[in-house]
RNA sequence: AAAAGUAGAGGUUGCGUUCGUUUAUCAGUAAGCUGUGAUUUGUGGCAGGCACAGACAAUCACAUUUGAAAGGAGACAACGCCGAAGUUCAUGGAUUCCUGAGAUUCAUGUCCUGGGCAUACGGUUAAGAGCUGUAUGACUGUCAUCGCAAGAUGGGGAGCUACUUGAA
Repeated sequence: AAAAGUAGAGGUUGCGUUCGUUUAUCAGUAAGCUGUGAUUUGUGGCAGGCACAGACAAUCACAUUUGAAAGGAGACAACGCCGAAGUUCAUGGAUUCCUGAGAUUCAUGUCCUGGGCAUACGGUUAAGAGCUGUAUGACUGUCAUCGCAAGAUGGGGAGCUACUUGAA
């Protein structure tokens, strides 16, 4: 030196989690009662099967009236951390009466990303919120080179800093 181990830094707008508390949104929506009209089918997320309900019923539309919730988000609190975390792809599991496609979620591996912010175009979503992908922009942190300095150029987190072990 390679390599291994330990401990730290970036920001008070670093990252993530919680059947946590609370607030808005979801929404005067879904759904319920009543009334009128139309129809014969309706339900199990979608399609095909299968099963169940059905004229004392069901579905649809309108009107009156009553009127949510889940997911997602802000603030607070607690906890875990600094590839924290997120994403592409693949495999497997769960969400279901069976099959198929898709969606959501979990685990493993893999590609990419130093970090947050703003803008534009997409995806997701009820949503101009949030999350996420790409591009651009300045800001910021770190290392290397140049430089008296201010600063300039370039690189990436398997990195950077400190310490310990450590062959020739």
This is a predicted structure of a 168-nucleotide RNA (Lysine riboswitch aptamer) from a mouse gut metagenome. RNAcentral holds the sequence, with entries from MGnify. It matches the Rfam family "Lysine riboswitch aptamer". Rfam's curators write: Riboswitches are metabolite binding domains within certain messenger RNAs that serve as precision sensors for their corresponding targets. For this family Rfam cites "Riboswitches Control Fundamental Biochemical Pathways in Bacillus subtilis and Other Bacteria" (Mandal et al., Cell, 2003). Its mean pLDDT, the model's own confidence on a scale to 100, is 78.